[in-house]
RNA sequence: AAUGAACGUUGGCGGCAUGGAUUAGGCAUGCAAGUCGCGCGACAAGCCGUUUUAGCUUGCUAUUAAGUGGAGGAGCGGCGUAAGGGAGAGUAACGGGUGGAUUAUCUGCCCUCAGGCUCGGGAUAGCUGCGGGAAACUGCAAGUAAUACCGAAUAACAUCUGCGGAUCAAAGGUGUGAUUCCGCCUGGGGAUGAGUCCGCCUCCUAUUAGCUUGUUGGUGGGGUAAUGGCCUACCAAGGCUAAGAUGGGUACCGGGUGUGAGAGCAUGGCCCGGCUCACUGGGACUGAGACACUGCCCAGACACCUACGGGUGGCUGCAGUCGAGAAUCUUCGGCAAUGGGCGCAAGCCUGACCGAGCAAUGCCGCGUGCGGGAUGAAGGCCUUCGGGUUGUAAACCGCUGUCAGUAGGGAGGAAAUGUAUGGGGGUUUACCCUCAUAUUUGACCUAUCUUCAGAGGAAGGACGGGCUAAGUUCGUGCCAGCAGCCGCGGUAAGACGAACCGUCCAAACGUUAUUCGGAAUUACUGGGCUUAAAGGGUGCGUAGGCGGCGCCGUAAGUCGGAUGUGAAAUCGUACAGCUCAACUGUACCACUGCGUCCGAUACUGCGGUGCUCGAGGAAGGCAGAGGUGAGCGGAACUCAGGGUGGAGCGGUGAAAUGCGUUGAUAUCCUGGGGAACACCGGUGGCGAAGGCGGCUCACUGGGCCUUUUCUGACGCUGAGGCACGAAAGCUAGGGUAGCGAACAGGAUUAGAUACCCUGGUAGUCCUAGCUGUAAACGAUGAGCACUAGGUCGAGGAGACUUCCACAUCUUCUCGGCCGUAGCGAAAGUGUUAAGUGCUCCGCCUGGGGAGUAUGGUCGCAAGGCUGAAACUCAAAGGAAUUGACGGGGGCUCACACAAGCGGUGGAGGAUGUGGCUUAAUUCGAGGCUACGCGAAGAACCUUAUCCUAGAUUUGACAUGCAUGGAUGGCUCGCCUGAAAGGGACGAGUCUGCCUUCGGGUGAAACUUGCACAGGUGCUGCAUGGCUGUCGUCAGCUCGUGUCGUGAGAUGUCGGGUUAAGUCCCUUAACGAGCGAAACCCUUAUCUUCAGUUGCCAGCGUGUAAUGGCGGGGACUCUGGAGAGACUGCCGGUGUUAAACCGGAGGAAGGUGGGGAUGACGUCAAGUCCUCAUGGCCUUUAUGUCUAGGGCUGCACACGUCCUACAAUGCGACGCACAAAGGGAAGCAACCUCGCGAGAGCAAGCAAAUCCCAGAAAACGUCGCCCAGUUCGGAUUGCAGGCUGCAACUCGCCUGCAUGAAGCCGGAAUCGCUAGUAAUCGUGGAUCAGCAUGCCACGGUGAAUAUGUUCCUGAGCCUUGUACACACCGCCCGUCAAGCCACGAAAGCCGGAGGGGCCCGAAGUCGCCGAGCUAACC
Repeated sequence: AAUGAACGUUGGCGGCAUGGAUUAGGCAUGCAAGUCGCGCGACAAGCCGUUUUAGCUUGCUAUUAAGUGGAGGAGCGGCGUAAGGGAGAGUAACGGGUGGAUUAUCUGCCCUCAGGCUCGGGAUAGCUGCGGGAAACUGCAAGUAAUACCGAAUAACAUCUGCGGAUCAAAGGUGUGAUUCCGCCUGGGGAUGAGUCCGCCUCCUAUUAGCUUGUUGGUGGGGUAAUGGCCUACCAAGGCUAAGAUGGGUACCGGGUGUGAGAGCAUGGCCCGGCUCACUGGGACUGAGACACUGCCCAGACACCUACGGGUGGCUGCAGUCGAGAAUCUUCGGCAAUGGGCGCAAGCCUGACCGAGCAAUGCCGCGUGCGGGAUGAAGGCCUUCGGGUUGUAAACCGCUGUCAGUAGGGAGGAAAUGUAUGGGGGUUUACCCUCAUAUUUGACCUAUCUUCAGAGGAAGGACGGGCUAAGUUCGUGCCAGCAGCCGCGGUAAGACGAACCGUCCAAACGUUAUUCGGAAUUACUGGGCUUAAAGGGUGCGUAGGCGGCGCCGUAAGUCGGAUGUGAAAUCGUACAGCUCAACUGUACCACUGCGUCCGAUACUGCGGUGCUCGAGGAAGGCAGAGGUGAGCGGAACUCAGGGUGGAGCGGUGAAAUGCGUUGAUAUCCUGGGGAACACCGGUGGCGAAGGCGGCUCACUGGGCCUUUUCUGACGCUGAGGCACGAAAGCUAGGGUAGCGAACAGGAUUAGAUACCCUGGUAGUCCUAGCUGUAAACGAUGAGCACUAGGUCGAGGAGACUUCCACAUCUUCUCGGCCGUAGCGAAAGUGUUAAGUGCUCCGCCUGGGGAGUAUGGUCGCAAGGCUGAAACUCAAAGGAAUUGACGGGGGCUCACACAAGCGGUGGAGGAUGUGGCUUAAUUCGAGGCUACGCGAAGAACCUUAUCCUAGAUUUGACAUGCAUGGAUGGCUCGCCUGAAAGGGACGAGUCUGCCUUCGGGUGAAACUUGCACAGGUGCUGCAUGGCUGUCGUCAGCUCGUGUCGUGAGAUGUCGGGUUAAGUCCCUUAACGAGCGAAACCCUUAUCUUCAGUUGCCAGCGUGUAAUGGCGGGGACUCUGGAGAGACUGCCGGUGUUAAACCGGAGGAAGGUGGGGAUGACGUCAAGUCCUCAUGGCCUUUAUGUCUAGGGCUGCACACGUCCUACAAUGCGACGCACAAAGGGAAGCAACCUCGCGAGAGCAAGCAAAUCCCAGAAAACGUCGCCCAGUUCGGAUUGCAGGCUGCAACUCGCCUGCAUGAAGCCGGAAUCGCUAGUAAUCGUGGAUCAGCAUGCCACGGUGAAUAUGUUCCUGAGCCUUGUACACACCGCCCGUCAAGCCACGAAAGCCGGAGGGGCCCGAAGUCGCCGAGCUAACC
């Protein structure tokens, strides 16, 4: 795009078309083929008209007979019924299409020409009578007519012929009257229709390869309208087939139709042509024509009637009905038109046809209004709350009147025929032709016009994630659902449902089904086969296809012209008719085809004749694991015998099985056996491929080179076919050293039917056969030609050289590598093509199912060759890219390991977590990167939707509006209560601003009400911000350029070097950015400046003593400013580099130490309970307030710590040296009291001034003497202190007493590389009080690092990948139960086809018999 469509929703009108596609299933009922009285007889019942008669109402009824006219049932006869109408079952065929043939034919009615129509005859229907039968129907007798039937005559331009001859016909009617009108007979011609034959074309299947006996041909005969094995007898043995016979499946064919640019592909409904069919099968009759849709006979099925004896029927005609189905109409009107049959005609008949009805089934047309109209109304929807949109849309104002409706007019489809009159013509006439006038005929439809009313009666469907035009909100929450493909939906869905809005079509819109297109996705036009599907394992060769250079002929192909045909309709073009269109008409074109004739001869074909370059032959040489057979050889191995020897051997990662004192292994000698041939040996050689390797001989195939001597296209390819064809395997017979499936044992392992080991049978070997496959690979068929090169190897020949050899050059052939153009998706290929062309063969058409099933065929078998479908998936696949990963590789780093030191894991306690418990034990954090974490400090408070209980509701807090009116705030007091809160009052005090001092205003505050507040409620997977981690690892990117179709690459790789993508060199890259480094802080040295609260060397002064004082700036120190370190210098190494190593100097040396500083990103990492925030939820509660309790609960498990287990210790006494901090609701000295915690009093200090404040380890002296202790300090009792409203749950401290576990810690695991670990004390934050935690400070102060194999993590390069959620990946097989699909199955039932055989109806032809017999004899 389309449809004979169907379904869903919706539906105003008209025109024109179309409408049983399924069950060629069954059918009630009505109609669909009759007509002619001018062919015939008779006229029964009944009807009409006229005449007669009777009754009588003088125009009505009745009647009979005769005659007559009309109409007419039945019959004989003629014509028609073979057309028209329906259907597509069958048919793969001369069925159809197209073009021919018919000297091989027929043709009623029609036209035309010629001729004829004489004389006779006997029957039979109807009818009448008598019968049978339920009916259908039928018998007998008598008798009758014809355009029915028969005889005779006539007889050619007919037929036959032996060429003499012979044979063959007829009907009349009308009418007073017929050669003349209508008919009849014979013959010729025509037209129309039909029969038969032939060339070409006409679906799928080879998993159908052979078919055929009347078969193929001939002769004689028969038969037919006619040819012919059409039939028959005889003779011959043919005929068809790979160009697909035969068989199977499917199917009416064509004009055309749909689609497509075309070529094609699909299709054959309506209309037209042909064919075939008529309940199923068979058969003939009649006839011009049939083997006959509404004829006959027989058989069958089905249905109906029946008196049970017997009969009847055939909608695939028009309507209609049932059934089946997704599905297809009225039991309508009329012969008015067109056409048909009969008839002289009038006319009759006509479900052909013309019309109407039903159906949006299709195509086409029209309408459902038009113009104005902003306050951009209301309502709806959205919203950032400002507004936007629906939307000029509506309302409203003005206008029009299509369609439908009402009422009324009205053209046309109708022209002919007939009749009447008149005229003309034709030969007279009963006839014919023609003209004019009048008259006759419409089933159905109505164009169009007028009237009336009034915008009044007339819009929906699908879609809105992309493809694909058109989006928002709400609801839902992997549910419900959507979906053509991709895919949406798991709480913010543009994809589901709804609303609003929009988009596209529009009386329709969607869906489903089907066809073509897109699809170059079967490729003729117009594809491919190295790796995506696809080259046969290889050769020889049949058919076939294709084929070198000339000349002559022919004209088949080819080309040109002419002509016939190619039906109409359709399509196209032009014009025309319906108002337009659909529709229709006219004309033209076209129908690409086929036939015939004429012409051309380039190419192809064919015939002839030549040529040599293709191909082959000859001569002379050459290389070679080419093949077959026979013989020979050495090394190794193994076995046997003998000698030596004496304990192991062998084997493995390590072992064991195994062998060995009956003497192995090892070693020497001798002998036997079988198999394979080291070195040479090589991207070397040969062969068609498989394949071929010691040496010699024999036989034998192919190749190459040279000469250019011969033949003269002899060529290439090759469906079938034939041959060869690794290994394994099979058959028969040999052989068997080694190796070695199966098998046995030993190991390994969770297991180990494996990998490893010890043995070992088939086999491997030979002979003769079979098998016929391989990653049979260059994953690349064969041949020919052309298209840059370079280089290596193998085999020849030549040139150069006087000659030889070497070198060099040229040329032919073979084998490799690199590479240009080109090709290719890329990888790659590239004269050995995967380039450019030609020829031939094979093969492919998404993945799986499956190289399976089945059939066939081959094979001894194993199995091979050929080779599907159902079903299922939306991919499977190729090449390359970036990552990630690897029990891949290379390089490098890190307290990563190793080397060390100290811990944890065991004990007691502290603290956090889990679990358990509980009314509640609030919440969060969960490997590293949660667990002394949020929490820098839970007795109340803190504190949370934690629990129990009690209160409160505009609220504990903010803003606005309205209201009231001075109600208000603070302090004290009263009642109730646990408090919060509630309640009623009293006292005191305060109360803004302006002021004219009269007052005004109502601010702040308050009461009440409305908006709202509030939420540590949910979602960290809606978010911002902040943070952790990889990781202070060295990486992460960009611009321009270049390369690549592209993803991407390059830069960023490589060589060095570094802590570092740090730097240097090289380089299709050149630069740049974020990171690294540096800049910043601190610390280590020095200088300078400044000296108070710090310091005190020198001077002075004072004290018991003290920088206490005067002074001083030297020193320490403080804190400002500077200096200093940069591989700067020297030597070596290195590429004259970067840099590294060593050294000097220096306080410090190669980043001096430490800190801050954290790239692109990763983990949907953490946090909605810091804060902020979208959405959701809540609003007398999930908000707020209060009391008490809980967060501290304890069989248990884990993390992090503290204290220990002691003598490098503990205790006692003495004594020395810090740093950094803090202090006013504070730090607190001195003094007094207390054993002590502390208390009392109180100086000083907002601090380099005073206080906390005593540093401790260390050092010195003494004790303890290895023990559960003078270690260890848990636990508990008593007595106290401090803070605080308050220490019961639940604080800290002190004294006395008590004195638990624990004697160095299993598997495992943590930290640390120097002022570090370890150890010692000090301060601070939080804080009323509470630290073993955290943060900071200093004191003392080690050990080890050979190094990078391993563990963990990381960086760069490279490699493989079927991974990309990225190895915690991907992925294979099996499976209970259930479900789905498809098979198999004993058995049972039905159907279809082929072949063979038997019986056999009707009937045709022939023969025989019996019977009968009008015409003629």
Predicted 3D model of a 1417-nucleotide RNA (small-subunit ribosomal RNA) from an uncultured bacterium. Its Rfam family is "Bacterial small subunit ribosomal RNA". Gene Ontology terms of the family: ribosome and structural constituent of ribosome.